Molecule: SAM riboswitch aptamer (S box leader)
Organism: Hymenobacter aerophilus DSM 13606
Order: sequence, then C1' cells, then structure tokens
RNA sequence: GAUUUAUACAGAAGUGGCGAGAGCACAGGCUCCCUGACCCACUGGCAACCUUCGACCGCGCGAAAGGUGCCAAUGCCUGCCCGACCAGCCAGUACGACCAGUACGGCGGCGGGGACUAUAACCU
Repeated sequence: GAUUUAUACAGAAGUGGCGAGAGCACAGGCUCCCUGACCCACUGGCAACCUUCGACCGCGCGAAAGGUGCCAAUGCCUGCCCGACCAGCCAGUACGACCAGUACGGCGGCGGGGACUAUAACCU
C1' cells in the first nucleotide's frame, strides 16, 4: 500500500510552542481563524475495536483500561441512484372546445442506498 469485515447524527479540553491558513481530495456552500485557528508537545478526558477478567452451552452481557483511536460543527453539508411527498417554491406538458378537473415534472426539504474518506480488527 491492497483485500475483507465492522463503525462513523452519542461522547470527550486545558496549558505551552509555532505563526497562516484550516475543515481528506475536486466543485459549490457553510463554518473556524492573528482575541492565534490548523499542527506539535505535555497534562487531562471520551469511547470500548483489539486485549484481560467474570458469568454464560452459545449468541449476546458486565467490569477493567494494556495496544490503537478520538476530544468544533452528522465524516460540517451537498454532488451519483432510488422511494414517498410536494398546498414550501417554480414552470410547463398531455387529456379536456373553453372552464372546472385529472395525470405528469424541476428545485428545496425528508427517508434509504452507493461512491469517497477515516478508524479498528484480520489477512497479504
């Protein structure tokens, strides 16, 4: 680095250093940031994937915190596909002589999935 599996709307910040961008990449939006962000170090904390212990036939459960991980905003949101709705907004098409009416659509919002990414664990 690659494969596979699982998870990703919960949770958890102070001090010091540095000094300009940061939030994965691209695009759009939005947010954080010289009242010092991001990053690094120390300390503290969160969580419980692996691990250890207990009980269990087993699945699952409880406790601990050794190995990782994490500590702005859902992985900040959207992008591709599907679904219902659409009287929130917009515009038309078809049927209908016209009107009335019926059916269909786009955006936004909602739900589900995918892609990408991150982390863990296994394996290579």